[in-house]
């Protein structure tokens, strides 16, 4: 002066309050324990449980893309190979294929993909004169100028009428085939070939590998109330009141009931499987309790194995579970940080089934390696 | 809490990856009218919600954030 990799994110008391659990009381109520995060978040990925055929086959659509490993899985992590930066620790990188095929490349610009002669260069032919130039034509040429994001390898030489990989030495790149190395991705070297083949797949594609759909509002239990039917009892005007209980949405309109409607959740298609009510619209009540719900791919801490992510083994720790939704607040001491010295602040932000991860926000501060210069 | 969908001028709303963007209405000026309104003519008014990346080249592809707006239970 810089990489990198983890942690912490007020701290302790006392008092007053909420929340879930206990215990204790016949009830008021009273005592005890516990009570947010590193992201709890954004809802971008993965699983886990649920439920539906334990989920089939094909096309379709999606996802992911450098190798090997981890792991319950991944778009994540680790190590590696590649390319790129930086003097180093490092650090970046949606990193398969552009010789299967198709499409695009505006404007400029002669020409935009087996493309091109605008200017220039140069040969021949014809005119022209001020005799070494200039005009017109044909044809050479991709060195040179111009254009563009890109313009068919580079430097020097050889040749040439001007030129040019036409040839020739290196270089750089590509294919082929051989040799070692490596699990691989890739690398190291040696021969030949023609001398070279634009870019784009975060367009279409192709080529591997994968992907059933839906979510705790899943899903499961019970209660409640609503039109109306039913059945007891009691009174009587004998079909109506009233009390009970029981069972339970209600109306229209379509398509169904082995001549199968509709379903197996939101593309089609075979196949299999439930299947008797299913779809729309209109009104109507109830908007409650329970379980699902927190002990799980868990933390740590020793040892083995492995570069390492991680993984086996012993010990051991250990309570959030709300539900219009709790986890606050006030005083005092302490600590930072600001200040007008009176005081005032303490970052992002907060669980909603739970787990892995990513990516986003976060005053400040602590601790370890490591690099480069002195 | 789960699922989804939008974002371009003051407001509605277009644009095949290709001159940095077309239209309405509204507003501002002037004609017309005594004056207005109508109609007509002109005219201003964006850098596509923010940052980043592919690509020559992005409203438009592709991540990543901010902002907003819908849906949803149960008798079934």
């Nucleotide at each position: 002066g810089g990489c990198u990799g983890g942690c912490c994110g007020g701290g302790c008391g006392a008092c007053c309050g909420c929340g879930u659990g206990g215990a204790g009381g016949a009830a008021a109520c009273u005592c005890c324990c516990c009570g947010a995060g590193g992201a709890a978040g954004g809802u971008c990925c993965g699983g886990g449980c649920u439920c539906u055929a334990c989920a089939g086959g094909g096309c379709a659509a999606g996802g992911u893309g450098g190798u090997g490993g981890g792991u319950a899985a991944c778009a994540c992590c680790c190590a590696c190979c590649c390319g790129g930066g930086g003097c180093a620790a490092c650090c970046c990188g949606c990193g398969g294929g552009a010789c299967a095929g198709u499409g695009c490349c505006a404007c400029a610009g002669a020409a935009a993909u087996g493309a091109a002669a605008c200017c220039g260069c140069c040969a021949c032919c014809g005119g022209g004169c001020u005799u070494g130039c200039c005009c017109g034509g044909u044809g050479g040429u991709a060195a040179g100028g111009g254009u563009g994001a890109a313009a068919c390898g580079g430097u020097g030489g050889u040749g040439u009428a001007a030129g040019a990989g036409a040839c020739c030495a290196c270089c750089a790149g590509c294919g082929a085939c051989c040799g070692g190395g490596g699990u691989g991705a890739c690398c190291c070297g040696a021969u030949c070939g023609g001398c070279u083949a634009g870019g784009u797949a975060a367009a279409c594609c192709c080529c591997a590998c994968u992907u059933g759909g839906a979510g705790c509002a899943a899903g499961g239990u019970c209660a409640a109330g609503a039109a109306g039917u039913c059945c007891c009892g009691u009174g009587c005007u004998u079909g109506c009141a009233c009390g009970g209980g029981a069972u339970g949405c209600g109306c229209g309109c379509a398509c169904g009931u082995u001549c199968g409607a509709g379903g197996g959740c939101g593309g089609c298609c075979c196949g299999c499987c439930c299947g008797a009510g299913u779809g729309c619209g209109c009104g109507g009540g109830u908007a409650g309790a329970c379980c699902g719900c927190u002990g799980g791919a868990g933390g740590g801490u020793g040892u083995c194995g492995g570069c390492a992510a991680c993984g086996g083994c012993a010990c051991u720790c250990g309570u959030a579970g709300a539900u219009g939704g709790a986890u606050g607040g006030u005083c005092g001491c302490c600590a930072c940080g600001c200040u007008u010295c009176g005081g005032c602040g303490u970052a992002c932000a907060a669980a909603a089934c739970c787990c892995g991860g990513c990516c986003u926000a976060c005053a400040g501060g602590c601790c370890a390696g490591c690099c480069c210069g002195u | 809490g789960c699922c989804c969908c939008g974002g371009u001028a003051u407001c509605c709303c277009a644009a095949c990856g290709g001159c940095a963007g077309a239209g309405g209405a509204a507003g501002c000026g002037g004609u017309c009218u005594c004056a207005a309104a109508c109609a007509c003519c002109g005219u201003c008014c964006a850098g596509u919600g923010u940052g980043g990346g592919u690509u020559c080249g992005a409203g438009u592809c592709c991540c990543a954030c901010c902002c907003g707006g819908g849906g949803c239970a149960c008798c079934a």

Predicted 3D model of RNase P RNA and transfer RNA as a complex of 450 nucleotides. The coordinates come from a structure-prediction model, not an experiment, and the mean pLDDT is 79. Rfam match: Bacterial RNase P class A. Rfam's curators write: Ribonuclease P (RNase P) is a ubiquitous endoribonuclease, found in archaea, bacteria and eukarya as well as chloroplasts and mitochondria. The family's RNA type in Rfam is ribozyme.